[in-house]
RNA sequence: UCCGAUAAAGGCAAACCCGAAGAGAUUCGGGGACGCAAAGCUACGGGUCCACAUUAUCAAGAGAGCCGGGCCGCCGAAG
Numbered sequence: 001u002c003c004g005a006u007a008a009a010g011g012c013a014a015a016c017c018c019g020a021a022g023a024g025a026u027u028c029g030g031g032g033a034c035g036c037a038a039a040g041c042u043a044c045g046g047g048u049c050c051a052c053a054u055u056a057u058c059a060a061g062a063g064a065g066c067c068g069g070g071c072c073g074c075c076g077a078a079g
Stems, first nucleotide, its partner, number of pairs: 002079001003076002011036002016031006034065001040071003044068003048062002
């Protein structure tokens, strides 16, 4: 360095429920854990979702827990 234990310490938190914001996707706070070794950060490529308009395209928004790319990083058995 690759790699990733029935290891240890620490971390995140799906569905669902409550409250708040929003036109919506969704986000934030609390509860809650399905899972996660990048489920840390980043909308760069593809894809997805939402709204307006529309023949179509373009363009606004959401989303990193869809797949890639980029940046950074905890621990250390076996190989």